[in-house]
Context: one part of a larger RNA
RNA sequence: CUGGGCGUAAAGCGUACGUAGGCGGCCAGGUGUGUCGGAUAUGAAAGCCCACGGCUCAACCGUGGAACUGCGUUCGAAACUGCCUGGCUAGAGUGCAGGAGGGGAGAGCAGAAUUCCUGGUGUAGCGGUGAAAUGCGUUGAUAUCAGGAAGAAUACCGGUGGCGAAGGCGGCUCUCUGGAAUGUGUCUGACGCUGAGGUACGAAAGCGUGGGGAGCAAACAGGAUUAGAUACCCUGGUAGUCCACGCCGUAAACGGUGCGCACUUGGUGUUGGAGGAAUUGACCCCUCCAGUGCCGGAGCUAACGCGUUAAGUGCGCCGCCUGGGGAGUACGGUCGCAAGAUUAAAACUC
Repeated sequence: CUGGGCGUAAAGCGUACGUAGGCGGCCAGGUGUGUCGGAUAUGAAAGCCCACGGCUCAACCGUGGAACUGCGUUCGAAACUGCCUGGCUAGAGUGCAGGAGGGGAGAGCAGAAUUCCUGGUGUAGCGGUGAAAUGCGUUGAUAUCAGGAAGAAUACCGGUGGCGAAGGCGGCUCUCUGGAAUGUGUCUGACGCUGAGGUACGAAAGCGUGGGGAGCAAACAGGAUUAGAUACCCUGGUAGUCCACGCCGUAAACGGUGCGCACUUGGUGUUGGAGGAAUUGACCCCUCCAGUGCCGGAGCUAACGCGUUAAGUGCGCCGCCUGGGGAGUACGGUCGCAAGAUUAAAACUC
């Protein structure tokens, strides 16, 4: 470079925004960049190919032809592509209307529970397990009642229900704020899709500084179990878990399925919106749009399975794979306080 691939065999970047680049709707006019045709010049000879000929044949050689897929010049074509000009509204955006939502940030508030503290009642146990023991308790525990303090999380509702690009988001109220859907068809008039680099976000754990610390709980200690038990079980318990600010940048970051657009039989739930019919009615019935599940047709698939939410049929763009081990390692670079992250081989070996 070409080819084949990426749900589970190797392979979709964790996610988004976006630069360059690639690709790009309908109509008309112009141009003639790409593109196509004619002519012309050139494309040395030799070689390859064809024909004929010379050495007895052949190799070899001679003569002629073709070819040299290319580039230049010139004349022409105008469908497609590019460029320029004008227009359009079906893509995209915008306005307006009434709704849905654990989308994000900040502040405040609430009740249940837990632990601790104080006081009352009360007495010998409590706790824990397969059984126990460590542990707690006559300095009065456990249980129970009253009062107080603290931190963290929000039972029921709750739902293959909702929202978010992903990570993720769940008590209530207020303030600030993002997005999507539906209806309408106001306005702009291709403003679009993708996206190498880049930038931002990014669970948990971890790191820095300062707070906080109820419960839980790596490490650690003790009790058991066991041949042993650096475990599983039990009693304790520190980082941490929480808050603020700053780092880290990873994951089975999973739908193990990149994004966008178009097309292609159906059935049945459910969420949001709209319209219709109808009604006493939150219902019920019909239709449309958007989302989210299940089951299945054609088709696809190695099979499993996917199946209008495609893994079907196509187009555009990006990322990635190329036997196993060595190895996501070494070295070097970049980033980081560190932990480490990222980029990423080879020898050797099967």

This is a predicted structure of a 350-nucleotide part of an RNA (small-subunit ribosomal RNA, central domain) from a metagenome. The coordinates come from a structure-prediction model, not an experiment, and the mean pLDDT is 89. The full RNA is in RNAcentral, with records from SILVA.